[in-house]
Overview: Bacterial RNase P class A from Kangiella sp. HZ709, 367 nucleotides, folded computationally.

RNA sequence: GAAGCUGGCCAGACAGUCGCUGUCCUUUUAUCUUCGGGUAAAAAGAGAGAGGAAAGUCCGGACUUCAUAGAGCAGGGUGCCAGGUAACGCCUGGGCGGCGAAAGUCGACGGCAAGUGCAGCAGAAAAUAUACCGCCGAUGGUUCACUUUAGUGUUCACAGGUAAGGUUGAAAUGGUGCGGUAAGAGCGCACCGCAUUGCUGGUAACAGUAUAUGGCGAGGUAAACCCCACCUGAAGCAAGACCAAAUAGGAUUCCGUACGGCGUGGCUCGCGUUGGAAUCGGGUAGGUUGCUGGAGCCAUUGAGUGAUCAAUGGCCUAGACGAAUGACUGUCCACGACAGAAUCCGGCUUAUCGGCCAGCUUCACUU
Numbered sequence: 001g002a003a004g005c006u007g008g009c010c011a012g013a014c015a016g017u018c019g020c021u022g023u024c025c026u027u028u029u030a031u032c033u034u035c036g037g038g039u040a041a042a043a044a045g046a047g048a049g050a051g052g053a054a055a056g057u058c059c060g061g062a063c064u065u066c067a068u069a070g071a072g073c074a075g076g077g078u079g080c081c082a083g084g085u086a087a088c089g090c091c092u093g094g095g096c097g098g099c100g101a102a103a104g105u106c107g108a109c110g111g112c113a114a115g116u117g118c119a120g121c122a123g124a125a126a127a128u129a130u131a132c133c134g135c136c137g138a139u140g141g142u143u144c145a146c147u148u149u150a151g152u153g154u155u156c157a158c159a160g161g162u163a164a165g166g167u168u169g170a171a172a173u174g175g176u177g178c179g180g181u182a183a184g185a186g187c188g189c190a191c192c193g194c195a196u197u198g199c200u201g202g203u204a205a206c207a208g209u210a211u212a213u214g215g216c217g218a219g220g221u222a223a224a225c226c227c228c229a230c231c232u233g234a235a236g237c238a239a240g241a242c243c244a245a246a247u248a249g250g251a252u253u254c255c256g257u258a259c260g261g262c263g264u265g266g267c268u269c270g271c272g273u274u275g276g277a278a279u280c281g282g283g284u285a286g287g288u289u290g291c292u293g294g295a296g297c298c299a300u301u302g303a304g305u306g307a308u309c310a311a312u313g314g315c316c317u318a319g320a321c322g323a324a325u326g327a328c329u330g331u332c333c334a335c336g337a338c339a340g341a342a343u344c345c346g347g348c349u350u351a352u353c354g355g356c357c358a359g360c361u362u363c364a365c366u367u
Stems, first nucleotide, its partner, number of pairs: 001363010012332007020049002023046002026043007051338001055349002058347005063236004070269004075232005080094005095109001096107004110227002115225002117221002132166002134162003141156001144153004174192006193216001194214003197210005240289004250280006260274004296315008333336001
C1' cells in the first nucleotide's frame, strides 16, 4: 500500500422566522365547593417530541379476561454438551461436521439391528438384493500333435465354481498391497477403516492411546411416517374496567328436564351452575381509563474466556386518537439510503446511502 473478516458508534449538521402535540409552573375569566381546592377556556414561560431496523407478525414473555380451580390424553414445539436469561426456537463458550489459504462462517447436530415406507429411467442386481459381458472348468467327450500304446499338451465348453476386472447409476455393500487359488473372494497377512473393552484427559459432548481383542453386524433416507427425551391452556389493548345515553324485558323455531343442558381450541374425568341454541328485527357506536417509572437507560469499579451478574453514582427520554415534529431562508460537506411509534419489553429475519473507531488474517514492497 492492497484485498478480506469481526465488533461498536452516527443516521445530514448549524443559525434564523413562522407553525403542530403532550406535560409542568404562574396569571386571568367563568363555574362548583366540605372554602383545602376542583373543572373548562385563554395568555405568557420552561423543557420534551419516531427507528436501527419503528418493517415482517416469525418466536418468547409481561399484563387482561374466561375463572372458584385442576388433572390426563390427543395435538403442537424443540433436538450435540455446558452455561446465561423473566423466558425462548435467542445469546455465549466448547465438541463434531461442511466451506474457506487464513482470520472466520454455516449446521434441521437424538435414533435406521423397534417397525412401516421411498429411491423414476438405466443396470445382471437397489435389501430376505445379485450374473449381462467376463474368468476358471476336475471328471467325461471331440479335433490335432507328441510319445515310453495309454499318457501329456492343445481345442470345444456341458455339469459346476466365481464376483477380483468391465458395464449402469446419485449410490453396487469395507479400501490399498502382498500371498494363496483351477480361477477368485478377508480365504490368510500387513496397514488404514469399523466394532468392543481397558487406560488417560475433560463437568460433559468428545478426544487420544493400547505392536489390546475381533475378520468385521443387514448400504442410503427420519425438513419420510415413526420411536425416544424435554417443554406446552385459549384469546388478545379492537384484551379489559368505569360513566352517560338509547331501545323492543321484541318475535319465531329447535333441543332438553338434573342419569340432562351450559361453562375460552378438541376429548375424558373433576369442579361450578341451572336451561341452552339458531334465525329475523330494533337501539347505541359518545366519553374517561388501560397509556407509559420500566425484567428501564448511562457511567465507573469488581468477578468471569464470554454471554452476563453484582455494587456505587447519575438520568427520566412520544403517548397521538381521522391520528402531532412541517414550511421557508442562508452556510457547511460525508451530498443524505432503507424508511414513521399506536399496550410494552427481550430476540431473530429482511431492506439499506455513506462516514468514523478498534481488533484480526493474507499478499507485495522498503528498512
The source organism's lineage runs through Bacteria, Pseudomonadati, Gammaproteobacteria, Kangiellaceae and Kangiella. The coordinates come from a structure-prediction model, not an experiment, and the mean pLDDT is 77. Its Rfam family is "Bacterial RNase P class A". Rfam classes the family as a ribozyme.